The prediction has a mean pLDDT of 86.
This is a predicted structure of a 320-nucleotide part of an RNA (large-subunit ribosomal RNA, domain IV) from a Patescibacteria group bacterium.
The organism belongs to Bacteria candidate phyla, within Bacteria.
Context: one part of a larger RNA
RNA sequence: CCCUUAUUCAGGAACUCGGCAAAACAGCGGCCGUAACUUCGGGAUAAGGCCUGCCUCAUUUAUUUGAGGCCGCAGUGAAAGACCCCAAGCGACUGUUUACCAAAAACACAGGUCUCUGCUUAAGUCGUAAGACUAUGUAUAGAGGCUGAUGCCUGGCCAGUGUCCGAACGUUAAGGUGAAGGGUGCAAGCUCUGAUCCCAAGCGCGGAUGAACGCCGGCGAUAACUAUAAUCGUCCUAAGGUAGCGAAAUUCCUUGUCGGGUGAGUUCCGACCUGCACGAAUGGCAUAACGAUUUGGGGACUGUCUUAAUAAGGGACUCG
Numbered sequence: 001c002c003c004u005u006a007u008u009c010a011g012g013a014a015c016u017c018g019g020c021a022a023a024a025c026a027g028c029g030g031c032c033g034u035a036a037c038u039u040c041g042g043g044a045u046a047a048g049g050c051c052u053g054c055c056u057c058a059u060u061u062a063u064u065u066g067a068g069g070c071c072g073c074a075g076u077g078a079a080a081g082a083c084c085c086c087a088a089g090c091g092a093c094u095g096u097u098u099a100c101c102a103a104a105a106a107c108a109c110a111g112g113u114c115u116c117u118g119c120u121u122a123a124g125u126c127g128u129a130a131g132a133c134u135a136u137g138u139a140u141a142g143a144g145g146c147u148g149a150u151g152c153c154u155g156g157c158c159a160g161u162g163u164c165c166g167a168a169c170g171u172u173a174a175g176g177u178g179a180a181g182g183g184u185g186c187a188a189g190c191u192c193u194g195a196u197c198c199c200a201a202g203c204g205c206g207g208a209u210g211a212a213c214g215c216c217g218g219c220g221a222u223a224a225c226u227a228u229a230a231u232c233g234u235c236c237u238a239a240g241g242u243a244g245c246g247a248a249a250u251u252c253c254u255u256g257u258c259g260g261g262u263g264a265g266u267u268c269c270g271a272c273c274u275g276c277a278c279g280a281a282u283g284g285c286a287u288a289a290c291g292a293u294u295u296g297g298g299g300a301c302u303g304u305c306u307u308a309a310u311a312a313g314g315g316a317c318u319c320g
Base pairs, nucleotide, nucleotide: 001315002314003313004312005311006310007309008308010306011305014304019301029051030050031049032048037042039149053070054069055068056067057066058065071075083299084298085297086296087295088294089293090291091290095107096106111147112146113145114144115143116142117141124133125132126131150286151285152284153283155216156215157214160213161212162209163208164207165206166205169204170203171202175198176197180193181192182191183190184189217235218234219233220232221231244278245275256272257271258270259269260268
């Protein structure tokens, strides 16, 4: 010097990306007490405070309760056994996952909704087939897609793409029909080309459909200070983003501006709206409870630090 432990004056997060690690809290025993919020169940052991031994008497189902007394610095006398609070994001929750760098906001989930399926061979899936699963089930069933408890809701567009429907018409293959013509042959014949007409799905054509794939504008002017624009004009479009939210897990400019917290705050919280580039089941916005989740703050506590010191054990090192 390194590792594992232990202790430390004064200070107490000044350390650091970050209280990481450590310390502290004190105990699912008893009594008292307990907020916001809430889906009225919770939150909750919230928080916070006090008690705990032994002896005698009375009492009791109970070593239960009450009164009196005794000892110690200390009575759950050892060991074991929660740190707490405030605010915000995400995901409702318990659960699942990258065996061996990721446990999460990812997956799942109950719930919602759409599509297919009427069963003697359902739809779907596996198999060349036989056959099998679904299912010894039958639309309150089975399969597939999306969303993801609950509450309030889920706007406009069918032009493009997809899907579904459509006894007409156009186009259209093989095939059928075979007008007419060619080759060859004395001929019968053999053979080749082939007009016209008939003829499927598909495509064209017409319509429907968004909890189908998706999409949801620009310019100019205008109010009696200024500013702004309820309003007007014009171009384009299938239609021009509604409610709600918004510098957001989304905001480039940006440490936006204002307010709060700090002595000082690129983070955080509350607002504003100028949304580079939110937005409604690729769900929108809220939300009690829950979380080895993420972010900010406070209390308690400490060798994380100011600033290092000491001790023990094991290494390293020297000698043997």